[in-house]
């Protein structure tokens, strides 16, 4: 160290359940552990999800991000330990 151990000390916490917020996606809190060497942080680029308001439509519906997702990918910033390389 841009590397990652049947190492050590720890950390985080999927699905699901309960509660709260939200139109929803989803978020937060509690329980719970699928997993994670960045599953720490940031919506900067891409992807994906939702579509309240708005627009079109007789309607069904369609379009739409200013909403969401960093545990989808890339990028940026910070970080524990020190076997092998």
């Nucleotide at each position: 160290u841009a590397c990652g151990a049947c190492a050590a000390a720890g950390g985080c916490a999927a699905a699901c359940c309960c509660g709260u917020c939200g139109a929803a996606a989803g978020a937060c809190g509690g329980g719970g552990g699928c997993g994670c060497a960045a599953a720490g942080c940031c919506a900067c680029g891409g992807g994906u999800c939702u579509a309240a308001a708005g627009u079109g439509g007789u309607a069904a519906c369609a379009c739409c991000a200013u909403g969401a997702u960093c545990g989808c990918c890339g990028g940026g910033c910070c970080g524990c330990c020190g076997a092998a390389g």

A computed fold for an 85-nucleotide RNA from Hydrogenispora sp., annotated as c-di-GMP-I-GGC riboswitch aptamer. NCBI's taxonomy places the organism under Bacteria, Bacillati, Bacillota, Hydrogenispora. Of the family's consensus pairs, 100% are formed in the model.